[in-house]
The prediction has a mean pLDDT of 83. A computed fold for a 72-nucleotide RNA from Candidatus Jorgensenbacteria bacterium CG11_big_fil_rev_8_21_14_0_20_38_23, annotated as transfer RNA. The source organism's lineage runs through Bacteria, Bacteria candidate phyla and Candidatus Joergenseniibacteriota. The sequence is in RNAcentral, with records from ENA.

RNA sequence: GGGCCCGUAGUUCAGUGGUAGAACGCCGCUUUUGCAAAGCGGAGGUCAGGAGUCCAAUUCUCCUCGGGUCCA
Numbered sequence: 001g002g003g004c005c006c007g008u009a010g011u012u013c014a015g016u017g018g019u020a021g022a023a024c025g026c027c028g029c030u031u032u033u034g035c036a037a038a039g040c041g042g043a044g045g046u047c048a049g050g051a052g053u054c055c056a057a058u059u060c061u062c063c064u065c066g067g068g069u070c071c072a
Base pairs, nucleotide, nucleotide: 001071002070003069004068005067006066007065010024011023012022013021018055026042027041028040029039030038048064049063050062051061052060
């Protein structure tokens, strides 16, 4: 320098055009003498950034940034 893959909640990940979810973690309540476990409820997202296509973009296209991998 070139090819490919990835970037979504605090963490690990799902979501392949119709307005974003799970598990763990965090907070509150119930339960216990107390803790843990269990049950119920809640908070937490500019979907890496910008532009484009579309009625509509996390999703498709282009550029940039970051990470991984292969070739030179």